[in-house]
Context: one part of a larger RNA
RNA sequence: GAGUAGCGAUAAAGCGGGUGAAAACCCCGCUCGCCGGAAGCCCAAGGUUUCCUGUCCCAGGACUAUCCGGGCAGGGUUAGUCGGCCCCUAAGGCGGAGCCGAAAGGCGUAGUCGAUGGGAAACGGGUUAAUAUUCCCGUACCGUCGUCCAUGAGCAGUGCAGGGACGAAGAAGGGCAGAUCGGCCGGGUGAUGGAAAUCCCGGUGAAAGCCUGUAGGCCGAGAUCGUAGGAAGAAAACGCGGUCUCAAAGCCGAGAGGUGAUGACGAGUCGUGGUCUUGACCAUGGCGAGCGAUUGAUCCCAUGCUUCCGAGAAAAGCUGCGGGCUGCGAUGAUUGGACGAUGACCGUACCGCAAACCGACUCAGGUGGGCAGGUGGAGAACACCAAGGCGCAU
Numbered sequence: 001g002a003g004u005a006g007c008g009a010u011a012a013a014g015c016g017g018g019u020g021a022a023a024a025c026c027c028c029g030c031u032c033g034c035c036g037g038a039a040g041c042c043c044a045a046g047g048u049u050u051c052c053u054g055u056c057c058c059a060g061g062a063c064u065a066u067c068c069g070g071g072c073a074g075g076g077u078u079a080g081u082c083g084g085c086c087c088c089u090a091a092g093g094c095g096g097a098g099c100c101g102a103a104a105g106g107c108g109u110a111g112u113c114g115a116u117g118g119g120a121a122a123c124g125g126g127u128u129a130a131u132a133u134u135c136c137c138g139u140a141c142c143g144u145c146g147u148c149c150a151u152g153a154g155c156a157g158u159g160c161a162g163g164g165a166c167g168a169a170g171a172a173g174g175g176c177a178g179a180u181c182g183g184c185c186g187g188g189u190g191a192u193g194g195a196a197a198u199c200c201c202g203g204u205g206a207a208a209g210c211c212u213g214u215a216g217g218c219c220g221a222g223a224u225c226g227u228a229g230g231a232a233g234a235a236a237a238c239g240c241g242g243u244c245u246c247a248a249a250g251c252c253g254a255g256a257g258g259u260g261a262u263g264a265c266g267a268g269u270c271g272u273g274g275u276c277u278u279g280a281c282c283a284u285g286g287c288g289a290g291c292g293a294u295u296g297a298u299c300c301c302a303u304g305c306u307u308c309c310g311a312g313a314a315a316a317g318c319u320g321c322g323g324g325c326u327g328c329g330a331u332g333a334u335u336g337g338a339c340g341a342u343g344a345c346c347g348u349a350c351c352g353c354a355a356a357c358c359g360a361c362u363c364a365g366g367u368g369g370g371c372a373g374g375u376g377g378a379g380a381a382c383a384c385c386a387a388g389g390c391g392c393a394u
Stems, first nucleotide, its partner, number of pairs: 013031006032391004040371004046351002050349001051075006060068002080141002082347003086119003092113003098107003122139005142343009154328005159321004167308004173301003178295005183204006189197001209259003216252003220246008229238001265290001268287009309312001357366002373385004
């Protein structure tokens, strides 16, 4: 230079009380303001203890600080069912054989890896200062193994086939969630013209599973004969074609109803005990409405239906088949039922449109998915609000 620029979005603060050496900023209360397709809630990535509690205030915090994502100490993440691991494959990677290359190495059949995809199974309530589909309570489900009873000759693997299995756009229908109104339950009530009521406020919520295949959608079914496909020197099933018989058999399938639930939860209210700031909080026990109508999705039925051309993954699990080969099997394979046992390992705290991630910063930037209340509105625009969260650290 200079007590100058600036103190990082103009969403906004005010008062009272508390703590304390000290309070514009920390805590509590009341009022005010802001967001509300977000400035709320839940996941993924990434971060890696930032989470909770106690304590401290040198430094960090653009001011202060009793406060903190700061220092110190202690505590905290509980799974057969969520995700991974596991089985399967895509692009792509690796790759014995093989091919190529001065060397290094490049490619590459079989094979083996590789999710952003396919594949078994859990919901509701409660609980902690901090975890919960993980702990506890209640009610379930799946896989594997064993025992017992029954069955009594095939079974499994490789193999073949079915299935898994898929585009875009559009339309109509049936539902559920949600919402609104009424009823019901509980509470409140007017000092001033009226208002005990057709007033005000709050609550009225409910799972998986099991039983029952509805709205609806799909498909002809069976027998016999033939058969150039997969299919190799092989079979059946499958596929394809002919003939005959029969039209009712099968598959998928929301939701509703019943049960789950004589339980749990529940606005409030009545006790008991405790704490203190005496009108609140904590613990515990009893009682307690828990219905109807309207509306209604972008969610479910639905991988459905219709149309169109650009013609829209693979493999395994699963199901069927049986010739060859391999293994097991009357010392009992296989199948059915009952009961019992078992289900390891890793992640799980917290932030997550952000002060915790990527931007050198507590940075007006960037960051994939899900949820989607009210009034007005075509609307997820916009405006104002709810739940919830904030007033952007001078």